[in-house]
RNA sequence: CUACCCGUGGCACAGCUGGAUAGCGCGCGAGACUCCGACUCUCGAGGUCACAGGUUCGAAUCCUGCCGGGUAGG
Numbered sequence: 001c002u003a004c005c006c007g008u009g010g011c012a013c014a015g016c017u018g019g020a021u022a023g024c025g026c027g028c029g030a031g032a033c034u035c036c037g038a039c040u041c042u043c044g045a046g047g048u049c050a051c052a053g054g055u056u057c058g059a060a061u062c063c064u065g066c067c068g069g070g071u072a073g074g
Stems, first nucleotide, its partner, number of pairs: 001073007010026002013023001019057001028044005051065004
């Protein structure tokens, strides 16, 4: 330098055939349980889907640019 893949709460990921309120696990907070903890159960907070544009009635999803990471080749 070129090609491909990835980027989604603090962490690991799903969702990508465009449409419902963006989900799951861990973690975090509160409550129940307990003598107190742990475990378990219930509830809750936390995301402007890396970023910026475009297409569309409608975009995490499609297109373009850009940034970061990875793989392969030179």